Transfer RNA from a Verrucomicrobiota bacterium, 71 nucleotides, folded computationally.
RNA sequence: GGGGCAGUGGCUCAAUGGGUAGAGCGUCGUAGUUCGCUGCGAACAUGGAAGUUCGAACCUUCCCUGCUCCA
Numbered sequence: 001g002g003g004g005c006a007g008u009g010g011c012u013c014a015a016u017g018g019g020u021a022g023a024g025c026g027u028c029g030u031a032g033u034u035c036g037c038u039g040c041g042a043a044c045a046u047g048g049a050a051g052u053u054c055g056a057a058c059c060u061u062c063c064c065u066g067c068u069c070c071a
Stems, first nucleotide, its partner, number of pairs: 001070007010025004019054001027042006047063005
């Protein structure tokens, strides 16, 4: 330098052909508790910028980051 894959809450993953961004663990608050935990509630996310579209996590382009292959 070229090709491929990936990037979503603190972490691990969904959302499969465009239509309300969810789950588990974790954090905080609260109630209960046989003190092992359990119930309820809350906060927190689509790597960035443009484009297409009534509508984009999803499609297109460029950029960034990581992994990998080739040179």
The sequence is in RNAcentral, with records from ENA.
Taxonomically the source falls in Verrucomicrobiota (Bacteria, Pseudomonadati).
The coordinates come from a structure-prediction model, not an experiment, and the mean pLDDT is 82.
Its Rfam family is "tRNA". Rfam classes the family as a transfer RNA.